[in-house]
Source information: Model confidence (mean pLDDT): 82 of 100. A computed fold for a 73-nucleotide RNA from a Candidatus Micrarchaeota archaeon, annotated as transfer RNA. Rfam family: tRNA. Gene Ontology term of the family: triplet codon-amino acid adaptor activity. Rfam's curators write: Transfer RNA (tRNA) molecules are approximately 80 nucleotides in length.
RNA sequence: GCCUCUGUAGCUCAGUAGGUAGAGCGACUGGCUGUUAACCAGUAGGUCGUAGGUUCGAGUCCUACCGGAGGCG
Numbered sequence: 001g002c003c004u005c006u007g008u009a010g011c012u013c014a015g016u017a018g019g020u021a022g023a024g025c026g027a028c029u030g031g032c033u034g035u036u037a038a039c040c041a042g043u044a045g046g047u048c049g050u051a052g053g054u055u056c057g058a059g060u061c062c063u064a065c066c067g068g069a070g071g072c073g
Base pairs, nucleotide, nucleotide: 001072002071003070004069005068006067007066010025011024012023013022019056027043028042029041030040031039049065050064051063052062053061
């Protein structure tokens, strides 16, 4: 330098014909319990790596760039 994969909640990840952003774990609140843990119920938390483009509508499609992993030279 070129190619491929990848970037979504604090962490690990789903979102497979473009149509209102989700799960598990964690955090917080409540219940239960003599207390803690476990268990049960609920709540908060995300401008989907950045900037543009296409579209009525983009996490999803296109372009450039940034970070990570791998391959080739």